[in-house]
A computed fold for a 348-nucleotide RNA from Desulfovibrio sp., annotated as Bacterial RNase P class A. Its mean pLDDT, the model's own confidence on a scale to 100, is 76. Of the family's consensus pairs, 98% are formed in the model.
């Protein structure tokens, strides 16, 4: 200096002036009016997950469905994090993926002889006819082709040529064991020619977790109308309800339950912001995160509250606006910065 990885911060501040919402406070019968703090994001978005909260009196046990899927930890819980283990790609920092194909079924276009227990295109050998080119039978999968991927690899031997046919070494798989690690798994070591692609986000099979429904969840008040009409079943010899979907099995139930048809309402308050909470210190622990002390309160609209002017400064941008609330992922983003690693080149 150039060219990469990974990680983070901020994303627009202070002041004044006036206007918009909410919270304390004072005064005021009220309307209302002073005063003093406070007001959109890293993603608020996407509704892909997971909870918390609220209702369904409780919520066994089995099919069926779905969700996950290398070990250990972490968290309220997760498809998240964190650490480590195994395969891949990179020169390299660093990224990506993760039960199981010899349990069973299935699925692959082209080209190619042939793509899972295949296969003989071109070749090689060996017999037979032919003058000869060249035919016809047999063996072969070692050399060449095809294709992303053709039934291990290298070397001997061995054969008519050849082929794990045999041998040595290497890979790979299967038993059996030693030592390490909680485990994943890593190492040796002996013994078997045993050599069997890909796809499981194809069905399937191992192991594991799951009630459900959702702030339009719920709770209270006001007010209305029609305390309506028909029909059907029942009243403990049990109708109809719950338990996500079905059995089981349990519970609830009576002038009661359902089916149609008709009427009124649909306003108001609340939930609604003090939290798995933010910050600083100290411990632990590689970390993710935890545990202790301190200290703050930081938006709560309800057809949806941030607007507009002025000054200072270094005049600044982008994707973007809460609606019960949090942990995560995924996505979309102009620019400035800060930290660590890795490469290449050059000079000392």
């Nucleotide at each position: 200096g150039g060219a990469g990885c990974c990680g983070g911060a901020c994303g627009a501040g202070c002041c004044g002036u006036c206007g918009c919402c909410g919270c304390g406070g004072a005064u005021g019968c009220g309307a209302a009016u002073c005063c003093g703090g406070g007001g959109a994001g890293g993603a608020a978005a996407g509704u892909c997950c997971g909870g918390g909260c609220u209702c369904c009196g409780c919520a066994g046990g089995g099919c069926a469905g779905g969700a996950c899927g290398c070990u250990g930890g972490g968290u309220a819980a997760c498809c998240c994090c964190c650490a480590g283990g195994g395969g891949g790609a990179g020169c390299g920092a660093u990224c990506c993926c993760c039960g199981g194909c010899a349990a069973g079924c299935g699925c692959a276009a082209c080209a190619g002889a042939g793509a899972g227990c295949a296969g003989a295109c071109c070749g090689c050998c060996c017999c037979g006819c032919g003058c000869a080119a060249g035919c016809g039978g047999g063996g072969u999968a070692a050399g060449g082709g095809u294709g992303a991927a053709a039934c291990g690899g290298u070397g001997g031997g061995g054969u008519a040529a050849g082929a794990g046919c045999c041998c040595a070494c290497c890979g790979g798989c299967u038993g059996c064991g030693g030592c390490g690690g909680c485990g994943a798994c890593g190492u040796c070591g002996c013994a078997g020619g045993c050599c069997a692609g890909g796809c499981a986000a194809g069905c399937c099979c191992c192991g594991u977790c799951c009630g459900g429904a959702g702030c339009a969840a719920g709770a209270c008040c006001a007010c209305a109308u029609a305390g309506g009409a028909a029909c059907g079943c029942g009243c403990c010899u049990g109708a109809g309800g719950c338990c996500g979907g079905c059995c089981c099995g349990g519970c609830c139930g009576a002038u009661g339950c359902g089916u149609u048809c008709g009427g009124g309402u649909a306003g108001g308050u609340u939930g609604c912001u003090u939290g798995a909470g933010g910050c600083g210190c100290g411990g632990a622990g590689c970390a993710a995160u935890c545990c202790g002390c301190g200290u703050c309160c930081u938006a709560g609209a309800g057809g949806a509250a941030u607007g507009a002017c002025g000054g200072c400064a270094u005049a600044g941008a982008a994707c973007a606006g809460a609606a019960c609330c949090c942990g995560g992922c995924u996505u979309a983003c102009g620019g400035u910065c800060c930290g660590g690693c890795u490469c290449c080149a050059g000079a000392a």